RNA sequence: GAAGCGUGCCAGACCGCCGCUGGCACAGCGCCCGAAAGGGUGUGCUGGAGGAACGUCCGGACUGCACAGGACAGCGUAGGAGGUAACACCUCUCCACCGACCAGUCGGGCAGGGCAACCUGCAAGGCCCUAAGGUGCGGAUCAGAGCAACAGAGACGAGCCGAUUCAGUUCGGGUGAAACGGGCAAUCUCUACGCGCAGCAAUACCAAAUAGGCCAGCGUUGAUGUGGUUCCGCAGAGCUGGCGGGUAGGUAGCACCGAGCCGGGUGGGCAACCCCCGGCCCAGAGGAAUGGCGGUCACAUCCGGGGCAACCCGGAUGCACAGAAUCCGGCGUAACGGCGCGCUUCACAC
Numbered sequence: 001g002a003a004g005c006g007u008g009c010c011a012g013a014c015c016g017c018c019g020c021u022g023g024c025a026c027a028g029c030g031c032c033c034g035a036a037a038g039g040g041u042g043u044g045c046u047g048g049a050g051g052a053a054c055g056u057c058c059g060g061a062c063u064g065c066a067c068a069g070g071a072c073a074g075c076g077u078a079g080g081a082g083g084u085a086a087c088a089c090c091u092c093u094c095c096a097c098c099g100a101c102c103a104g105u106c107g108g109g110c111a112g113g114g115c116a117a118c119c120u121g122c123a124a125g126g127c128c129c130u131a132a133g134g135u136g137c138g139g140a141u142c143a144g145a146g147c148a149a150c151a152g153a154g155a156c157g158a159g160c161c162g163a164u165u166c167a168g169u170u171c172g173g174g175u176g177a178a179a180c181g182g183g184c185a186a187u188c189u190c191u192a193c194g195c196g197c198a199g200c201a202a203u204a205c206c207a208a209a210u211a212g213g214c215c216a217g218c219g220u221u222g223a224u225g226u227g228g229u230u231c232c233g234c235a236g237a238g239c240u241g242g243c244g245g246g247u248a249g250g251u252a253g254c255a256c257c258g259a260g261c262c263g264g265g266u267g268g269g270c271a272a273c274c275c276c277c278g279g280c281c282c283a284g285a286g287g288a289a290u291g292g293c294g295g296u297c298a299c300a301u302c303c304g305g306g307g308c309a310a311c312c313c314g315g316a317u318g319c320a321c322a323g324a325a326u327c328c329g330g331c332g333u334a335a336c337g338g339c340g341c342g343c344u345u346c347a348c349a350c
Stems, first nucleotide, its partner, number of pairs: 001346010012297007020048007030041004050321001054332002057330005062199004074195005079093005094138001095136004104127003109122005139190002144188002146184002160173004203252004213243006224235005258281001260280006267274002299318008
């Protein structure tokens, strides 16, 4: 330098104006909604999406219910060892397969030579070998069952056809992945290991109005309601208080001192990862905020002009995928582009 792989990071920047939302402080006076609890409305400061917040496919935390122990059933996982809170994830490693140039081998064809057989050279392409790397549907077919397209006489039971022999005694047999000895467990099955069920619309607490329930007191010897009014009339079987359950609604769960984030280590380990030290506190609603407009610059593509060239000037267009909803660890999928790092092979130079 060329070709081929693997992996990490970024996800436009700044300014102005107008908004949205969490927290804190001030103000806590009014006003609005509500029966209440509670919520909203003001000013200032400050925080405010992602590498995938996505799919909801695995594994956990957390919560409720269930639960003596064991087994069966069901579901899942599968070489070995390690990591982890855990996993179907990650790391290392064994095995199998894939995987480029070069080398090897076969070689259509072309060129040259030769009377010819043939020889020499070039060579598309095929095969093979392996690198970095990738993939694995990698436990068991001397426990049992099941399955095998097309071709083939015959496909899981052994036998069939031809020849041969005292004798199924010996030899041969096209097809096909496979012909009698094997294959498939991603068919059932067996073995080992794991798994109780449900999910934040989990769950806990507070708790109206109305209706219904229970208890107590009073009440046809007239409670209570009502019209006038100090006494009379009318209706009349309920009235008052308490308790408890559920619903609406509200609060918590829920914004986290943690499987937390950032930096460092002549700490351990091949690595995943673990340990130590220092610093930080980092979105949170509850129909659901994180936005809109304008400007400048950057980046990419295209067009025009200039320049030997690197590049410069002007214009247009574009600037992804996508958006938290209890929270973590993975996997998978999506994606305009940009910036690195490492590995392998080959070639050249020193």